[in-house]
Formats: sequence, structure tokens, C1' cells
RNA sequence: AUUCAUGAUUUAGCGCCAGGUCUAAAUAGAUGACGAGGAUAACAGUUAUCGAAAAUUCGGCGGAUACUGUUACGGUUGAAUAUGAUCGUUAGAUAUAUAACAAAAAGUAAAAUCAAAAUUACUACAAAAUAUAUAUCACAUAUUAUA
Repeated sequence: AUUCAUGAUUUAGCGCCAGGUCUAAAUAGAUGACGAGGAUAACAGUUAUCGAAAAUUCGGCGGAUACUGUUACGGUUGAAUAUGAUCGUUAGAUAUAUAACAAAAAGUAAAAUCAAAAUUACUACAAAAUAUAUAUCACAUAUUAUA
């Protein structure tokens, strides 16, 4: 380096580091966003949702399941087709109320390290998406067939 087998881990708030910052046994290390949530497909555009925290979580590069627009596919009106509307397989929208859910930071302890830093164990606390209830709006038009 290649091949095979087994096991573990990871699969996008993710990866990287020319600057900065920190450490040192000195030209080598460390740091560089804390989790929650998020995928029908293609193309285009854009500083890609939510809170925690208060630190350089500064700065830069790449990527990305975000949003918007167009097209295609798919769901929704008792059935079929077409157009329209609205959504994305849990496949209408808005508002109010209620309910559930985190990690880091901080603190304590532990082993290892020259140190910085990182790791492990214990303890607390979100928001949005979401669920339930209520209210309002929307759930169309044309054709065909059937009851």
C1' cells in the first nucleotide's frame, strides 16, 4: 500500500486555519459556536431557523437539511380528469391559551499532561419547530360518471 473478516464510531451548527489569541521542554502544540430543530427533485438568488451563554462564540475559507422564486412530482374538496389554491409523505393558514424537550458556560470531583487546552462523572435552566384545546379564514371552478 492492497484485499478479506469482525467490532466501534460518525454521517452537517458541520469541517478547515495563512491572521489573531493562549501555552511551551521552543518553531511544537492548543483554541477557533453551546446545544435544539431541520431533507420530494432540479435550477437560480440570499449575510440560512431557534434559543442558551456573554468569552477572541475575534477574523477568514469551504460546505450545508434554511428562506424566496420558477418548473416537475406528490397529498388535500365523497370519486375521476383539467385548471386554481395550499402544503411536502405527520403533505391548509393565522391568532390565543396550555403542555413537553438541551447542551455548553459556571460549580465540585477524577485520571493524564511541563503547560495551555482538551476529556470523564455529578447538579440547573430555554426558544422555535411540535402536540392539545378554542376562535377565525380557506377547503374552489368546469366537465364526466355514480349514489
Predicted 3D model of a 147-nucleotide RNA (glmS glucosamine-6-phosphate activated ribozyme aptamer). It matches the Rfam family "glmS glucosamine-6-phosphate activated ribozyme aptamer". It is annotated as a riboswitch. The coordinates come from a structure-prediction model, not an experiment, and the mean pLDDT is 78.